[in-house]
A computed fold for a 477-nucleotide part of an RNA from a metagenome, annotated as small-subunit ribosomal RNA, 3' major domain. Its mean pLDDT, the model's own confidence on a scale to 100, is 83.
Context: one part of a larger RNA
């Protein structure tokens, strides 16, 4: 000087408490250990994680064909020719064989040479998703948006090392005030930035429609408008400014007042010095070591989807705050030309047929769903659940056996609120409902946004976990 104490003081956080809803039991969905395979590719203290899409491909693993200057890259040598591409045969295919068609640009003395490209052969050499994240860049998590973490002069002290940064108040804050052998700075903290919640002003198409016409079964449909909605610049607004009180006259705190907003207004991005020899050699680079007719490389089918079982994490339920069914209203963000696909017709349906419009405030995906009127069910394993499984069938795609999704008809399992134990949230939040993107040809109960409804409760810091700042003990570094 740290770090540690079932030491002390002092203060925080959904940490406890106080509330709400799950998770743990039940079917499924996925990840994950195990176990089991010819393979169940690999990695992660991590388990809807890398993967923002495993049928083939992907693919790194198996099995079997197959190649060796190689599937890719640059040089040199000799040598031959366009290469593709299209058809036939043989094979699972890679690939062999033939045959067709075709001949690129410069120079030309018309013989030819030359350059590109492709094959053959040699040789250098590529190739490795081989190992080593304990050689390493680079990028991430993590304690933690926690309030710390240094320095430079001077002072102390032999010294390590202190001071500052302690101490009294105060804050979300090492945040400010006050004191003070310290007087400054520096990386954090704030603020600067971006959405959001008010106004004004400019600007009106594709957005809007008050007034004034026109016109329709109906509709901003049309002529206009420049009000309002709304888009998109540019101001403005909020700063403890004011008022009272408390405070040490200080920072500051409590209360009011006005205001769309009140004390960081909400919300994002934004992550100090550092700590785990954390994770990544499978994104990428790279040092070293290993392979090199194979640990490179095609290729066809398989695996990666296996299943006595255990664990994360989620879904969809277990019913009447509810199932069915009819009838009706109301976002907000997003995508769309290898696309969104409207009207109309056909199908019980998923679809299907056709193709108007739209590189989109303009057309389309697009019926938002909960709600809310009405009807039916009355407490059952039900008209709850909806798995599993026969049957038919859609849709992508060469191809849905293994292994996609979806419809429709039967079928109707567990399951009647889940031991110990545990999770998550303080407000437009939880809960609860639907929309939409990426990936993608198909496949979402995951991920990322987006809105609708829309609560409960917080006395309060004894205790449990983490963390901060001061002291204390220590035989530990």
């Nucleotide at each position: 000087u740290g770090a540690c104490g079932g030491g002390g003081g002092c203060c925080c956080g959904c940490a406890c408490a106080a509330g709400c809803g799950g998770u743990g039991g039940a079917g499924c969905a996925u990840g994950u250990g195990g176990u089991u395979u010819a393979a169940u590719u690999c990695g992660a203290u991590a388990c809807g994680c890398g993967a923002g899409a495993a049928a083939c491909c992907u693919u790194a693993c198996c099995a079997g064909g197959g190649c060796u200057u190689g599937a890719c890259a640059u040089a040199u040598a000799a040598u031959g020719g366009a290469c593709a591409g299209c058809c036939a045969u043989a094979g699972a295919g890679a690939u062999a064989u033939g045959g067709u068609c075709u001949u690129u640009c410069u120079c030309u003395u018309c013989g030819g040479a030359g350059a590109a490209c492709c094959g053959u052969u040699a040789u250098a050499c590529a190739g490795g998703u081989g190992c080593u994240g304990c050689a390493u860049g680079g990028u991430u998590g993590u304690c933690g948006u926690c309030a710390g973490c240094u320095c430079g002069u001077g002072c102390c002290g032999u010294g390590a090392g202190g001071u500052g940064u302690u101490g009294g108040g105060u804050u979300a804050a090492g945040u400010c005030c006050c004191g003070c052998a310290a007087c400054g700075a520096g990386c954090g903290c704030a603020a600067c930035c971006c959405c959001u919640a008010c106004u004004g002003u400019c600007u009106g198409u594709u957005a809007c429609c008050a007034g004034c016409g026109c016109g329709u079964u109906a509709u901003g449909g049309c002529g206009g408008g420049g009000a309002c909605u709304c888009g998109g610049g540019c101001a403005g607004g909020a700063c403890u400014g004011c008022c009272g009180g408390u405070g040490a006259c200080a920072a500051a705190c409590c209360g009011g007042a006005g205001g769309a907003a009140g004390g960081u207004g909400g919300g994002g991005a934004u992550g100090a010095c550092g700590u785990c020899a954390a994770a990544u050699c499978a994104g990428c680079a790279u040092g070293g070591c290993c392979c090199u007719u194979a640990u490179g490389u095609c290729c066809u089918g398989g695996g990666u989807u296996a299943c006595a079982c255990a664990c994360g994490u989620g879904c969809u339920a277990c019913a009447a705050u509810g199932g069915u069914c009819g009838a009706u209203a109301c976002a907000g963000a997003g995508c769309g030309c290898c696309g969104c696909g409207a009207u109309a017709c056909c199908g019980a349906g998923a679809g299907g047929u056709g193709g108007a419009g739209c590189a989109a405030a303009a057309c389309g995906c697009a019926g938002a769903a909960a709600g809310u009127c009405g009807a039916c069910c009355u407490c059952a394993g039900u008209c709850c659940g909806g798995a599993u499984u026969g049957g038919a069938g859609u849709c992508u795609g060469a191809a849905a056996c293994u292994c996609g999704a979806c419809u429709c008809c039967a079928u109707g399992a567990a399951g009647u609120u889940g031991g110990a134990a545990u999770c998550g949230c303080u407000a437009g939040u939880a809960a609860u409902c639907g929309c939409g993107c990426a990936u993608c040809a198909g496949c979402a109960u995951g991920g990322c946004g987006c809105g609708g409804u829309g609560a409960a409760u917080a006395c309060g810091u004894u205790c449990c976990c983490g963390g901060g700042c001061c002291u204390u003990g220590u035989a530990c570094a």